Small-subunit ribosomal RNA, 5' domain from an uncultured bacterium, 527 nucleotides, folded computationally. The coordinates come from a structure-prediction model, not an experiment, and the mean pLDDT is 87. Its Rfam family is "Bacterial small subunit ribosomal RNA".
Context: one part of a larger RNA
RNA sequence: UGAACGCUGGCGGCAGGCUUAACACAUGCAAGUCGAACGGAAACGAUACUAGCUUGCUAGUAGGCGUCGAGUGGCGGACGGGUGAGUAACGCGUGGGAACCUACCCUUUAGUUGGGGAUAACAUAUGGAAACGUAUGCUAAUACCGAAUAUGCUCUACGGAGUAAAGGUGCCCUCUUCUUGAAAGGUAUCGCUAAAGGAUGGGCCCGCGUGAGAUUAGCUAGUUGGUAGGGUAAAGGCCUACCAAGGCGACGAUCUCUAGCUGGUUUGAGAGGAUGAUCAGCCACACUGGAACUGAGACACGGUCCAGACUCCUACGGGAGGCAGCAGUGGGGAAUAUUGCACAAUGGAGGGAACUCUGAUGCAGCCAUGCCGCGUGUGUGAAGAAGGCCCGAGGGUUGUAAAGCACUUUCAAUAGCGAGGAAAGGAGUAGGAUUAAUACUUCUGCUCUGUGACGUUAACUAUAGAAGAAGCACCGGCUAACUCUGUGCCAGCAGCCGCGGUAAUACAGAGGGUGCAAGCGUUAUUC
Repeated sequence: UGAACGCUGGCGGCAGGCUUAACACAUGCAAGUCGAACGGAAACGAUACUAGCUUGCUAGUAGGCGUCGAGUGGCGGACGGGUGAGUAACGCGUGGGAACCUACCCUUUAGUUGGGGAUAACAUAUGGAAACGUAUGCUAAUACCGAAUAUGCUCUACGGAGUAAAGGUGCCCUCUUCUUGAAAGGUAUCGCUAAAGGAUGGGCCCGCGUGAGAUUAGCUAGUUGGUAGGGUAAAGGCCUACCAAGGCGACGAUCUCUAGCUGGUUUGAGAGGAUGAUCAGCCACACUGGAACUGAGACACGGUCCAGACUCCUACGGGAGGCAGCAGUGGGGAAUAUUGCACAAUGGAGGGAACUCUGAUGCAGCCAUGCCGCGUGUGUGAAGAAGGCCCGAGGGUUGUAAAGCACUUUCAAUAGCGAGGAAAGGAGUAGGAUUAAUACUUCUGCUCUGUGACGUUAACUAUAGAAGAAGCACCGGCUAACUCUGUGCCAGCAGCCGCGGUAAUACAGAGGGUGCAAGCGUUAUUC
């Protein structure tokens, strides 16, 4: 150190966890949302009515209501998440530049007039094993298409011509018309169209920097430049035609090999070396290769089309699929986790909102993988007990160590109590804004209510009892730590020097010691 292996293992906090096969993937989930754009009503619920009755159930009717499957339409699926295969490149880093675009958001200005034809859904018929269709008929829109107007923009023969829009929801009758109340209308709000500016995000160009190899020395025809045109949001051989013959290269072109780059990380006094896990920025990729469509934005991981390999279904005619999302499986490997909980918080998408979705995220589970903290008791205790080991047999050592006595109770255990992470949202009310309005809508304040995955949370209190908690490596020198027994160049050790052939402090065991400690050693790698 993203480690692995061996032995061992009490607790907690914080982090980290396929470095190998960008190998193949069963299963579930990971991108939806809006009924306040639309026609509608498959399901569920409430209510009303009708029928049957078993008197509270069954069936039917009613989009009138709450809602809403499928469908049209809008916004979002270009973010977020993963991986590092490719790429030695304007890819990245840094500093500049001009010929550009930018949905949603903010500011400002002007407008939002008046029409039309379709089509899904649906119904009927029908093809197919399926995937999926086909025909006819009906219908709506913020879907689609004309007309009007045109600041701007485009074209221009300078006369002019062309080019937009969409409505929805709430409330009210102040004015007009009919008079329970509505229509026109008014008003608030969300939209729509055009234009200008901003913000944000992005595209493009250039200087410099950014591996190895010369056992790679020449490379290049759209190649280098020009003119004209095309194309693009935009400069440009980006593309095409014509013309010229250029362009790069020992200051290393071309070729080959290797590699995502950076902030950083690590080591070092520094210079430098090595590295690019986690986190953050950029790039590239999404079974392999190619292509475009839609769109503000993609040449699009969970979109489309074509080709290929592989897997699966098939009625053999034809179809389906893409975990380098989160879990998980097989395989590879020395080696790397749960098919968990929740949207409570933060953030994202949609929505006016309530809210829905969110394997982003927040948490939990597993692993001593790392760092940090704590504990495994404290004091006293010499008859220096027993046992072990050594002995020159006197003793020495283990050793205050144990036992005994007196205490303490961290952590773990059990029981209780219990914050903070919660802001929102809803209801009521007061004031303000808007307005014709004491409607509606909205802002601010107050009151009430109210949302927690984690979670048997943290913290705290109580209970009991030393009770549940120590190993690993080493002891010849380097290098802290020595004796006995066994073995006899055997068995073995070993990082280097080297030990072992009968007195081995070097092998093996034991006693003792030394060093670290919930770890300790070994291996690998870097300085």